[in-house]
Molecule: transfer RNA
Organism: Caenorhabditis briggsae
RNA sequence: UCCCAUGUGGGCUAGUGGUUAGGAUUCGUGGUUUUCACCCACGCGGCCCGGGUUCGAUUCCCGGCAUGGGAA
Numbered sequence: 001u002c003c004c005a006u007g008u009g010g011g012c013u014a015g016u017g018g019u020u021a022g023g024a025u026u027c028g029u030g031g032u033u034u035u036c037a038c039c040c041a042c043g044c045g046g047c048c049c050g051g052g053u054u055c056g057a058u059u060c061c062c063g064g065c066a067u068g069g070g071a072a
Base pairs, nucleotide, nucleotide: 001071002070003069004068005067006066007065010025012023013022018055027043028042029041030040031039048064049063050062051061052060
């Protein structure tokens, strides 16, 4: 320099052109317990950035950035 893949809560991960973006974990609150732990319920917290297409984009397209892999 070129090619490919990926980017979703604090870390991990699923998913889709449309009705509240889901799960588990961490954390917080409450319940249970003599207390702690376990367990149960609830809550907080998210689509890398910009532009385009579209009635509507986290999803499709283009560019950028980051990470990983490959070629020279």